[in-house]
This is a predicted structure of a 73-nucleotide RNA (transfer RNA) from Mus musculus.
Model confidence (mean pLDDT): 80 of 100.
It matches the Rfam family "tRNA". Its family is annotated with triplet codon-amino acid adaptor activity in the Gene Ontology. Rfam classes the family as a transfer RNA.
RNA sequence: GCCCAGCUAGCUCAGUCUGUAGAGCAUGAGACUCUUAGUCUCAGGGUCAUGGGUUGGAGCCCCAUGUUGUGCA
Numbered sequence: 001g002c003c004c005a006g007c008u009a010g011c012u013c014a015g016u017c018u019g020u021a022g023a024g025c026a027u028g029a030g031a032c033u034c035u036u037a038g039u040c041u042c043a044g045g046g047u048c049a050u051g052g053g054u055u056g057g058a059g060c061c062c063c064a065u066g067u068u069g070u071g072c073a
Stems, first nucleotide, its partner, number of pairs: 001072002004069004010025004027043006049065005
């Protein structure tokens, strides 16, 4: 330099066909319990990498850029 794949909550990841974004773990609070541990319930937390475009409406489609990883030279 080229090809391909990825980028969504603190972390690991879902999200099919454009229809107002979720799970597990973690965090905080409460209840139970002999316990600093465990179980259960509830809560908070997101410019969906960035900027444009298409559309009545974009995490999803198109373009450019950035960034991570594999491969080739």